Overview
A computed fold for a 136-nucleotide RNA from Clostridium polyendosporum, annotated as c-di-AMP riboswitch aptamer (ydaO/yuaA leader). Of the family's consensus pairs, 92% are formed in the model. Its mean pLDDT, the model's own confidence on a scale to 100, is 75.
[in-house]
Order: sequence, then structure tokens, then C1' cells
RNA sequence: CUAAAAUAAUCGCUGAGUCCAUUUUGGAGCGGGAGAACCAACUUUUGGGGUGAGUCUAAGAAUAACUUCUUAGAAGGGUUAAGCUCUUUUGACCCGAAUCCGUCAGCUAAUCUCGUAAGCGUUAAGGAGUGAUGCG
Repeated sequence: CUAAAAUAAUCGCUGAGUCCAUUUUGGAGCGGGAGAACCAACUUUUGGGGUGAGUCUAAGAAUAACUUCUUAGAAGGGUUAAGCUCUUUUGACCCGAAUCCGUCAGCUAAUCUCGUAAGCGUUAAGGAGUGAUGCG
């Protein structure tokens, strides 16, 4: 000097998932669900519906079948510029899950009600705007 791994702090990412107070339970903020009139819809075993970006197509494999898995794509979603914010283009990278309700829910004022987790580690360019703090 380079590469890899681990630990700690700072910083940062997905996400609604943060902050304050408290001595035992609350508040603020953010997010979700139920729920009139009017309007909409009339299609309920081919069950239906919610959170979420997470839905679909094709080919192949397994299975008695239901169905499951793999691969390649598309709709869609995210990261990447280290003072901050926004944005465009291009490049690169990643995701494209899971789960809940239980026959039942359109919208929806009042009202009612629930959550405030979990999991991680990115840094290639351009443009516009715009600072804060400290010292002299």
C1' cells in the first nucleotide's frame, strides 16, 4: 500500500414504525382498518376482502391429482452524487416477498379501533436552489 473477515462508535438504507415524558403506564407525530347520506355497484364456492412495490407471462421439472419448485422475462418498487434539499439523464446494483381476517367489509362526515416493528450496509456523472455552526 492492497485485499478479506470480525467488533465498537458515528453516519446511512428499506419501512408508517420516530420524539417526549413516566416508574408503570401515557402523550405528540406518522401510518392502517371499520363506519352514514349522496354517488357507485348490483353477481355473492369460480368464495370474498385487508396490509404491502411484491402482480403477470413463457418454458422446464416433480406429483395419481390438487399443486409446488426452478429458470428467463415483463408491470411495478428501491439504492447509488456524504454540508442540506430537489431534480434530470445515463450507467451500475438490488427487490419483484410474506402474511392477516374468517363467509364478511364499495365510497364515506361524525364516531369507533389498531400499529409505532423487523432487517440491513450504499458511495459513478450533470444541473438548479440553498445554507447551518465554529473561529478569526